The RNA shown here (transfer RNA) has 73 nucleotides and comes from Prevotellamassilia timonensis. The same sequence occurs in records of 3 taxa.
RNA sequence: GCUGAAAUAGCUCAGUUGGUAGAGCAAUUCAUUCGUAAUGAAUAGGUCGCCGGUUCGAGCCCGGCUUUCAGCU
Repeated sequence: GCUGAAAUAGCUCAGUUGGUAGAGCAAUUCAUUCGUAAUGAAUAGGUCGCCGGUUCGAGCCCGGCUUUCAGCU
């Protein structure tokens, strides 16, 4: 330099036909227990990497950029 993949909650990841985003773990509170752990319930936590475009509407489609990973030279 070229090709491909990835970027979504604190962490690991879903979201498969474009219709206003979810799970597990972690955190907080409550219940249970003599107490702790475990278990159950609830709550909070997101400008979906950045900038534009298409669309009535974009995490999803298109272009550019950044970062990471893999391969080729």
Source information:
It matches the Rfam family "tRNA". Rfam classes the family as a transfer RNA. The sequence is in RNAcentral, with records from ENA.